Context: one part of a larger RNA
C1' cells in the first nucleotide's frame, strides 16, 4: 500500500409528545406473598395520577384573593368534564451517554549501576627538556654583601605517549554506531583521571550556571491509581426506496469559529378563503429630479457705505484723488448627505372586489441553520481601487444537473420522475476540426477583426456647406514685376528687408514705401500682383463610418480554442437550417386532488423532516431441505425501482432453511482507525 476481519446514538431511571391496547369519573398497584426446573395466575390500596379552584398562608370553596370595604380587579366554575394504566417510538434531564484524540492536575510508591555534586578506600601518569630555593668551593670583605663555578631538583613549567577531552574539517545521515570513523587538535603531577562502595529524590536533589544532569525521558523523571479527567476543538460515524425541503439573518450573550429565543424547513390536528398576485378607490411622504425662496458656498460686471493710503486745506471742519478693502445692492451664470420656494416613477399602508395554491392562519412534535458567495444595480467605506469592505433590491451558485461562453461553483439559456437509433426550439451557431449557409448589399486592407488612453492621421467611405471657374479657374511653364525714391528719421552704414514713424503718389495689363532668402551698405534671388501658353474642374469648413501611429517582458507562437479566412471581418436585412436531460409524441412508476373512477397536477436537491421497505445474528410456534449432497465457494444471458431474492452446473463434504411474531454486540470505504496476511 493492497487484501480480510474487528470498528461508534447503548442501557437505566424520569418528563413530555404521538401512536397502539385495557379499564373509564375513574385508572393502577409498589415492596412483598405466591408457585416453582424457570415463570405465570392469584393475593397485596400503602402510594400515584385524575374527578375544584384561589390564596405566602391560617383559611374559605364554585368561587377565591386583593382591601378597613370592595357596583372594581387578577385566577377560576359554568356554556363544552377524560382520564389513567401499561407497551412502542421521537425527544431531553441525569448518568462516560455516538466513538478516537490531549497538553495537563492530584495521591501513592520506584529510581543516583546513566549523569551532578559530595564522602570513604584503593589505583594509575612512557620518554624528554628547562633548571626555584638551598648547599659546597674558590674569588672578595674588618665581617658582610657581592661574584664565579658546581651540586641541587621546585613548578595548577615546556615538549609529547598511555589516558582524559573534542576546536576544525571530510564521511556517514532507512548509518558498522538512537552521537560514531578518518585527518586534524587541547590537557597530560593536577581546580588531573579513574576502579570499588556509599550520601543526596521530583511542591524534590544536584549544578566552576548550559535551564544543565537526575537512567536514549526534563520549565520540572518514571511507575500505578482518581480516569472512561475534560475538549464550546478536528477527525470518523456503516443497507435501500420514497414525499417534503432550510439557513447562513435580528436580538441577547466574557459574545463573536459556542449558545438561547424569533425568522426560516417538516410531521400531525384543526380553521375554512383567510394568502400572493391583479384591478379599483384613500392614504402619508420629501427620496430622484429640479430649484435658489431659506442656510451655507461660490463666479463676472455695474453701483456702493465703511476702513485703508495720497493731495489741498488755519493741517480743523472739510474737500479731492484712488490698478486698495468690498459690507451691502442690481444683472448674468453656478454647487450641497447633514440647504429647499418645488417636486415625481416605483414602494409602503388601508378598504372593496377579483383570484386559488402542496396559500394562510391556530394548535402541538422533531430539526437544521448564526462563517456566506459573485453578478446586475441604489449608496457609504476606499483612490467615482481591488475577487476589497459595509448596508438596500434582484437573480444564481451555495443544496442545480443539461446547452453556449476552449477550459470556467456565480454570466447568457434552461430547472433532470424513468425509457425511446421519434420531432420542434432556447442561448448560441451553419468553411475544416464539429451539428447546421462558403445566403445578399455595402464598409474595412489594417490580419483591424483577435486587447489599451490621451494626442496625431493629405489612408478610404458617406453626408452638409464656402468660395473660384470656358468672360478660362486650380498646378506647371514664358514674359514682366516699374518710377518719385536711398520715402522720413535714427545710423559708421540702414537703399522694400536691425529698430520708429508714415505707408502717399505716379506709369500701367500689373506690381506692397515691400512676402521671405541674401549683403558692411548697395548688388542678387524671390513673392504678392499682370499677361501669355494649356483645358475642366478646383481650393477650404464641418459632420460622420471603417482604419493607421501612439503599442514594451520575462519557458514556447502565446492577446481568434486551434487549422487558416480578405471573408470563414465589420454593419444592415431576410430566408433556410443546427443545436439542450427545455417543449413535444408513444409507453412505464410514484405521490396528491379527486368518490376508492375517470381526469388533472406533481415527483433536482446539501443541512434536517417525515414514510415505507431490504438484509444479518439469536428466540419461539409452525412448516420444510440434506450423503440421490447442507452450510460456504465458483460462473452464468433470470426476477425485483432497489437494498435484495431465486434457479442451474462445478466445488465442498454436514448440517440448512421458509412463514408468523420477538429480541437485537443488526449492515463500513474513509477514523495518520485496530489487529493480521501479501
Nucleotide at each position: 500500500g493492497c487484501c480480510g476481519g474487528c470498528g461508534a446514538g447503548u442501557u437505566a431511571u424520569g418528563u413530555u409528545a404521538a401512536c397502539a391496547u385495557g379499564c373509564g369519573a375513574g385508572g393502577u398497584u409498589a415492596a412483598g406473598u405466591g408457585g416453582a426446573a424457570a415463570a405465570a395466575a392469584a393475593c397485596g390500596g400503602a402510594g400515584c395520577c385524575g374527578u375544584a379552584g384561589g390564596g405566602a398562608a391560617a383559611c374559605c370553596a364554585a368561587g377565591u384573593c386583593u382591601u378597613a370595604a370592595a357596583u372594581g380587579g387578577g385566577c377560576g366554575a359554568a356554556u363544552u368534564u377524560a382520564g389513567u394504566a401499561u407497551g412502542u417510538u421521537g425527544a431531553u434531564a441525569u448518568a462516560u451517554a455516538c466513538c478516537c484524540g490531549a497538553a495537563a492536575c492530584c495521591a501513592g510508591g520506584u529510581g543516583a549501576u546513566c549523569u551532578a555534586u559530595c564522602c570513604a578506600u584503593g589505583a594509575g601518569c612512557a620518554g624528554a627538556c628547562u633548571g626555584a630555593a638551598g648547599c659546597u668551593u674558590a674569588g672578595g670583605u674588618a665581617a658582610a654583601a657581592c661574584u664565579a663555578a658546581g651540586u641541587g631538583g621546585a613548578g595548577g613549567g615546556u615538549c609529547g605517549a598511555a589516558c582524559c577531552g573534542u576546536a576544525g574539517u571530510a564521511c556517514g545521515c532507512u548509518g558498522a554506531a538512537a552521537a560514531g570513523u578518518g585527518c586534524c587538535c587541547g590537557g597530560a603531577u593536577g581546580a588531573c583521571u579513574u576502579g570499588u562502595g556509599g550520601a543526596u529524590a521530583g511542591c524534590g536533589g544536584u549544578g566552576a550556571a548550559a535551564u544543565u544532569c537526575c537512567a536514549a525521558u526534563c520549565g520540572a523523571a518514571c511507575c500505578u491509581g482518581g480516569a472512561g479527567a475534560u475538549a464550546g476543538c478536528u477527525g470518523g460515524u456503516u443497507c435501500u426506496c420514497c414525499u417534503c425541503g432550510a439557513a447562513a439573518u435580528a436580538g441577547c450573550u466574557u459574545u463573536a469559529g459556542g449558545g438561547c429565543u424569533a425568522g426560516c424547513g417538516u410531521g400531525u390536528a384543526g380553521u375554512g378563503u383567510u394568502a400572493a398576485g391583479c384591478a379599483u378607490u384613500g392614504g402619508g411622504g420629501g427620496u430622484a429630479g429640479a430649484g435658489c425662496a431659506c442656510u451655507g458656498a461660490a463666479u463676472a460686471u455695474g453701483g456702493a457705505a465703511u476702513g485703508g493710503c495720497g493731495g489741498c486745506g488755519c493741517c480743523u471742519a472739510g474737500c479731492u484723488g484712488u490698478a486698495c478693502u468690498g459690507a451691502c445692492u442690481a444683472u448674468a451664470a453656478u454647487c450641497a448627505a447633514a440647504c429647499u420656494c418645488c417636486g415625481a416613477a416605483u414602494a409602503c399602508c388601508a378598504g372593496u372586489g377579483u383570484g386559488u395554491a402542496u396559500u394562510a392562519c391556530u394548535a402541538u412534535g422533531c430539526a437544521g441553520u448564526c462563517g456566506g458567495a459573485a453578478u446586475a444595480u441604489g449608496g457609504g467605506u476606499g483612490a467615482u481601487a481591488a475577487c476589497g469592505u459595509c448596508c438596500g433590491u434582484a437573480u444564481u451558485c451555495g443544496c442545480g444537473a443539461g446547452g453556449g461562453a476552449a477550459a470556467c461553483a456565480a454570466c447568457c439559456c434552461a430547472g433532470a420522475u424513468c425509457g425511446u437509433c421519434a420531432g420542434c426550439u432556447a442561448a448560441g451557431g451553419u468553411c475544416c476540426c464539429a451539428a447546421a449557409a462558403u445566403u445578399a448589399u455595402g464598409u474595412u486592407a489594417a490580419g483591424u477583426g483577435a486587447g489599451a488612453a490621451a494626442g496625431g492621421u493629405u489612408g478610404u467611405g458617406a453626408g452638409u456647406u464656402u468660395u473660384c471657374a470656358u468672360a478660362a479657374a486650380c498646378a506647371a511653364c514664358u514674359a514682366g514685376g516699374a518710377u518719385g525714391u536711398u520715402g522720413g528719421c535714427u545710423u559708421a552704414g540702414a537703399a522694400g528687408c536691425a529698430g520708429c514713424c508714415a505707408u502717399c503718389a505716379u506709369u500701367u495689363a500689373a506690381a506692397g514705401a515691400g512676402u521671405g532668402c541674401g549683403u558692411a551698405a548697395u548688388u542678387g534671388c524671390u513673392c504678392a500682383c499682370u499677361a501669355g501658353u494649356c483645358a475642366a474642374g478646383a481650393a477650404g469648413a464641418c459632420u460622420u463610418g471603417c482604419g493607421c501611429c501612439a503599442a514594451u517582458a520575462a519557458u514556447g507562437u502565446a492577446a481568434c480554442g486551434g487549422g487558416a479566412c480578405u471573408a470563414a471581418a465589420c454593419a444592415u436585412a431576410a430566408u433556410a437550417c443546427c443545436g439542450a436531460a427545455g417543449c413535444u409524441a408513444c409507453g412505464g412508476g410514484u405521490a396528491g386532488u379527486g368518490a376508492u373512477a375517470a381526469a388533472c397536477u406533481a415527483c433536482g436537491u446539501u443541512a434536517g423532516a417525515g414514510g415505507a421497505g431490504c438484509g444479518u445474528u439469536c428466540u419461539a410456534a409452525u412448516u420444510g431441505c440434506g450423503a440421490u449432497g447442507a452450510a460456504g465457494u465458483u460462473a452464468a444471458a433470470c426476477c425485483g425501482u432497489g437494498a435484495g431474492g431465486a434457479u442451474u452446473g462445478g466445488u465442498g463434504g454436514a448440517g440448512c432453511g421458509a412463514u408468523u411474531a420477538g429480541a437485537a454486540g443488526u449492515g463500513a470505504g474513509a477514523a495518520u482507525g485496530c489487529c493480521g496476511g501479501c